Overview: A computed fold for a 129-nucleotide RNA from Rubrobacter sp., annotated as SAM riboswitch aptamer (S box leader). Rfam family: SAM riboswitch aptamer (S box leader). Gene Ontology term of the family: regulation of gene expression. Lineage of the source: Bacteria > Bacillati > Actinomycetota > Rubrobacteria > Rubrobacter.
[in-house]
RNA sequence: CUCGCAUCGAGAGCGGCGGAGGGAACUGGCCCCGUGAAGCCGCGGCAACCGGCGGUAGGGUAGCGAAGCUACUCACCGCAAGGUGCCAAGUCCAGCAGGACCUGGAGCACAAGUCCUGGAAGAUGUGGG
Numbered sequence: 001c002u003c004g005c006a007u008c009g010a011g012a013g014c015g016g017c018g019g020a021g022g023g024a025a026c027u028g029g030c031c032c033c034g035u036g037a038a039g040c041c042g043c044g045g046c047a048a049c050c051g052g053c054g055g056u057a058g059g060g061u062a063g064c065g066a067a068g069c070u071a072c073u074c075a076c077c078g079c080a081a082g083g084u085g086c087c088a089a090g091u092c093c094a095g096c097a098g099g100a101c102c103u104g105g106a107g108c109a110c111a112a113g114u115c116c117u118g119g120a121a122g123a124u125g126u127g128g129g
Stems, first nucleotide, its partner, number of pairs: 001129008013043005021032003026095004044087003049083002052079005058074007091121001096118006103111002
């Protein structure tokens, strides 16, 4: 960099350095920011994707003659000192497609608005190339 899969309306901030920007990119909104942005560092925290540990009168498989026991595995629950990640706002919101309602309109044309579903893009993890 690329491909597959899972998840994305929950959760979690202080200090130091730093100095003007930031919320991925583009467009349009809407926000944050000298009461100090980005970035870096320290500490703290959240979560439970990977790994680990423990549990379950649970499902499956295997071994042992039976009861049963053991091992592996799946599911679920819990822990958290390992590997990542994350700690304003829904992934801040919309943009593409479809639908419902509503308003304008002569109109089942078309357009605006609200909502719903899907997609695209992106993010994080994991496995592969």